Small-subunit ribosomal RNA, central domain from Lupinus albus, 315 nucleotides, folded computationally. Its mean pLDDT, the model's own confidence on a scale to 100, is 85. Rfam family: Bacterial small subunit ribosomal RNA. Its family is annotated with structural constituent of ribosome and ribosome in the Gene Ontology.
Context: one part of a larger RNA
RNA sequence: UUCACCAUCAAAUCUCAGGGCUCAACCCUGGACAGGCGGUGGAAACUACCAAGCUGGAGUAUUGUAGGGGCAGAGGUAAUUUUUGGUGGAACCGUGAAAUGGGUAUAGAUAGGAAAGAACACCAACGGCGAAAGCACUGUGCUGGGUCGACACUAACACUGAGAGAUGAAGGCUAGGGGGGCUAAUAAGAUUAGAUACCCUAGUAGGCCUAGCCGAAAGCGAUAGAUACUAGGCGUUGUACAUAUCGACCCGUGCAAUGUUGUAGCUAAUGCGUUAAGUAUCCCACCUGGGAGUACGUUAACUAGAACGAAUCUC
Repeated sequence: UUCACCAUCAAAUCUCAGGGCUCAACCCUGGACAGGCGGUGGAAACUACCAAGCUGGAGUAUUGUAGGGGCAGAGGUAAUUUUUGGUGGAACCGUGAAAUGGGUAUAGAUAGGAAAGAACACCAACGGCGAAAGCACUGUGCUGGGUCGACACUAACACUGAGAGAUGAAGGCUAGGGGGGCUAAUAAGAUUAGAUACCCUAGUAGGCCUAGCCGAAAGCGAUAGAUACUAGGCGUUGUACAUAUCGACCCGUGCAAUGUUGUAGCUAAUGCGUUAAGUAUCCCACCUGGGAGUACGUUAACUAGAACGAAUCUC
């Protein structure tokens, strides 16, 4: 859940049969009904639970393999700036044009020596890795994850996830270092009617390192995660098999990843289209003009600011 039986559901009312007021309403007698709740005993498809098993979901072990995945430490390179001693002797820089600026106290230029900090040309790609942020000079050490294959093991151990926790670009903050180039602020020169700008000459914080904090993004695929199904074509990366070969490629197939084009379908359209925005299921988050991510309050925070987050009113 379902079946059977039992008990109960006061009287009156309703209902059935009979009877009494001349009939009726009304009244009387008897019976029946009562979807509920409970008890007892069965049934076992479904759901739940218990026990045992299975291997497809999931995981572990194993053989390989690709990779700018992470951390630490070491080494290197062009350029730039500074410096040193030469050569040399009047210009340099800069612009649309100039000027500020630096230069006979020897600049700029040139070829050597030295130092410093930051960044890693080419390779480089529509490519790779990572949960995302992100990750690229070259070795070394430690270390995370993925994936192909072969089959061995566990035996549903799964998916999602409020709350909680971790990570988290740039920028900013605290403390201590470092400081080459660049450069908010700032100063000066131009331009201009003005020029708190664009251009130019300088230039601090910052950019870098160490230890903490902040936790704001157009953090974007403006597309949560998982599972299954639904035409293909053309690429790329990894791997396995097959074929081929002296061997490696090429050609073919499978799996994983990443692109492009496109059918059905979807979409208001653009477009998406086996990496769905198609067809379905599960779970989380979220949505309804403005006011407003504001006010108040609370929490965490060094600051800046953050998280949670309304209403009046108006349309």